[in-house]
Context: one part of a larger RNA
RNA sequence: GGCGCACGGUGAAUGCCUUGGCACUGGAAGCCGAUGAAGGACGCGACUAACCGCGAAAGUCUUCGGGGAGCCGUAAGUAGGCUUUGAUCCGGAGGUCUCCGAAUGGGGGAACCCAGCAUGUGCAGACAUGCUAUCCUUAAGUGAAUACAUAGCUUAAGGAGGGAACACGCAGUGAACUGAAACAUCUAAGUAGCUGCAGGAAGAGAAAGAAAUAUCGAUUUCCCAAGUAGCGGCGAGCGAACAGGAAAGAGCCCAAACCGGCAGAUUUAUCUGCCGGGGUUGUAGGAGCCCCGUAAGCGAAAUCCAAAGAAGGCCUAUCAGUAUCCUGAGUAGGGCGGGACACGUGAAAUCCCGUUUGAAUCCGCGAGGACCAUCUCGCAAGGCUAAAUACUAACCAGUGACCGAUAGUGAACCAGUACCGUGAGGGAAAGGUGAAAAGAACCCCGGGAGGGGAGUGAAAGAGAACCUGAAACCGUGUGCCU
Numbered sequence: 001g002g003c004g005c006a007c008g009g010u011g012a013a014u015g016c017c018u019u020g021g022c023a024c025u026g027g028a029a030g031c032c033g034a035u036g037a038a039g040g041a042c043g044c045g046a047c048u049a050a051c052c053g054c055g056a057a058a059g060u061c062u063u064c065g066g067g068g069a070g071c072c073g074u075a076a077g078u079a080g081g082c083u084u085u086g087a088u089c090c091g092g093a094g095g096u097c098u099c100c101g102a103a104u105g106g107g108g109g110a111a112c113c114c115a116g117c118a119u120g121u122g123c124a125g126a127c128a129u130g131c132u133a134u135c136c137u138u139a140a141g142u143g144a145a146u147a148c149a150u151a152g153c154u155u156a157a158g159g160a161g162g163g164a165a166c167a168c169g170c171a172g173u174g175a176a177c178u179g180a181a182a183c184a185u186c187u188a189a190g191u192a193g194c195u196g197c198a199g200g201a202a203g204a205g206a207a208a209g210a211a212a213u214a215u216c217g218a219u220u221u222c223c224c225a226a227g228u229a230g231c232g233g234c235g236a237g238c239g240a241a242c243a244g245g246a247a248a249g250a251g252c253c254c255a256a257a258c259c260g261g262c263a264g265a266u267u268u269a270u271c272u273g274c275c276g277g278g279g280u281u282g283u284a285g286g287a288g289c290c291c292c293g294u295a296a297g298c299g300a301a302a303u304c305c306a307a308a309g310a311a312g313g314c315c316u317a318u319c320a321g322u323a324u325c326c327u328g329a330g331u332a333g334g335g336c337g338g339g340a341c342a343c344g345u346g347a348a349a350u351c352c353c354g355u356u357u358g359a360a361u362c363c364g365c366g367a368g369g370a371c372c373a374u375c376u377c378g379c380a381a382g383g384c385u386a387a388a389u390a391c392u393a394a395c396c397a398g399u400g401a402c403c404g405a406u407a408g409u410g411a412a413c414c415a416g417u418a419c420c421g422u423g424a425g426g427g428a429a430a431g432g433u434g435a436a437a438a439g440a441a442c443c444c445c446g447g448g449a450g451g452g453g454a455g456u457g458a459a460a461g462a463g464a465a466c467c468u469g470a471a472a473c474c475g476u477g478u479g480c481c482u
Base pairs, nucleotide, nucleotide: 001481002480003479004478005477006476007475008474009473015467016432017431020403021402022400023399024398025397026396027395029392030391031163032162039100040099041098042055043054044053046078047077050074051073052059061094062093063092064091065090066089070082071081072080105114106113107112115132116131117130118129119128120127121126134160135159136158137157138156139155140154141153142152168199169197170196171195172194173193179186183233209216210215220247221246222245223244230238231237251384252383253382254328333357334356335355336354337353338352339351340350343369364379365378366377367376368375419426420425439466442453443452444451445450
């Protein structure tokens, strides 16, 4: 030195665990903000760095309830206190709430700087309180060029502004990569992005409808129809509707004109919910003052929510008739140019926009996929409308052939932290003593670190570098070989 064996060190795998995640379900909720939000900065404790709580009334104040013996957060400790005259704690309602932030008196490099006016106190210096942004609407005052006026200005009252849950909705604007095996129409896609506005949902909605010789009867969503009918450099691709089945279900009001003007009450049969009495059959059982405590029931004040709802007010109502009157105009429609419709201009209806034209009035008008006739259906140019539908930041309860610390969120741990970057932004590592600290008094070696005893404990080869403790790697002893 090599090969073994034994025993160790180091190291952290593995096993086991779960405080944390992930995906969902049911319920409830779906907003906060000039009465200053969301989010922060800085402070507040006897000692206090952080987290959490709170705001110069700062580890809290008041009150109404609950509760009933301990309490002064995480978090030990010392000191000092509070509490049956009911504390701490829990719930309701209030008070206070620095500074920044829409930030709103002006400024500003956020958490800072600098004012004006009014009122009050004070001899005064000064102090305290309140107000002073912009825009819109309404009202009043004032008031140019310019006579009346108007613009403008001033004042008052009311409203708005910003945030969020990278969710859902409606609208405006609107790509490209890509596909077409290239590429231009086309596609991707009215998607992504940007913007405006809103609600708990939004939007749509009570037929100038859909159909087809039969009818249906607002809207929305799902299944189906159907990858059908169609559209399409008839390429790539795009792609309905009716009917049928379900969920839900609700209808109304103006304008215009005509016509008109009281509306409930009583009785009975039957059925049914609830309550009570009697009878019969079956089953189980034998505790008021033993234990447990499930279902259920009960439970204060205050705040909030939901449902119901008297009186009163308003609106509506069934049939027949049709003489008269009314029934939404720069509208419908046409030309030209575009867009939306599954539909790329096509035979292209329908709907919308720009431009230019421009009707009819119930003997009327629109639609039924050019257009015409017949027939059928409807009544535009005014408006409102719950539910079924979409989503989930936060709340309550729960579930998982989801993960188990290199997994599961980036984050089980003081994580969007440390750290990196001028910045936008990027972004970690890090869990486990024990049932209980019982966390090792005391002695010994040592400067200490560390260790040996003693003691605790089931275990200390569980000793805080703490469950288990693999391998690489490093040793000690020993056998054999060289």

Large-subunit ribosomal RNA, domain I from Lactobacillus delbrueckii subsp. bulgaricus, 482 nucleotides, folded computationally. Model confidence (mean pLDDT): 80 of 100. The source organism's lineage runs through Bacteria, Bacillati, Bacilli, Lactobacillus and Lactobacillus delbrueckii.